[in-house]
RNA sequence: CAUCGAGAGCGGUGGAGGGAACUGGCCCCGAGAAACCGCGGCAACCGGCGGAAAGCAAGGUGCCAAGUCCAGCAGGGCGAUCAUUACCGUCCUGGAAGAUG
Numbered sequence: 001c002a003u004c005g006a007g008a009g010c011g012g013u014g015g016a017g018g019g020a021a022c023u024g025g026c027c028c029c030g031a032g033a034a035a036c037c038g039c040g041g042c043a044a045c046c047g048g049c050g051g052a053a054a055g056c057a058a059g060g061u062g063c064c065a066a067g068u069c070c071a072g073c074a075g076g077g078c079g080a081u082c083a084u085u086a087c088c089g090u091c092c093u094g095g096a097a098g099a100u101g
Stems, first nucleotide, its partner, number of pairs: 001101004009039005017028003022072004040064003044061003048056002068097001073094007
């Protein structure tokens, strides 16, 4: 600096955690978590093929539950209220943080 609502899992070892960290939520998990190994797959970026667009292949990095699982900070729309602000619920935009190149 660019991108992040797409895509892609089986087996073995292992034996209780996991979804980055904190908080809250919501999920996955002894019908076997993390981690490691083997094999398989995906195609974001780089590189290759292609005049180029589309596309192809899968060499490098990466990835293979859920939007980066969701929220947290700021602004706005709507709802609720006789009304305003705050709170709450919901939606949108941006930010922060993170991930990948």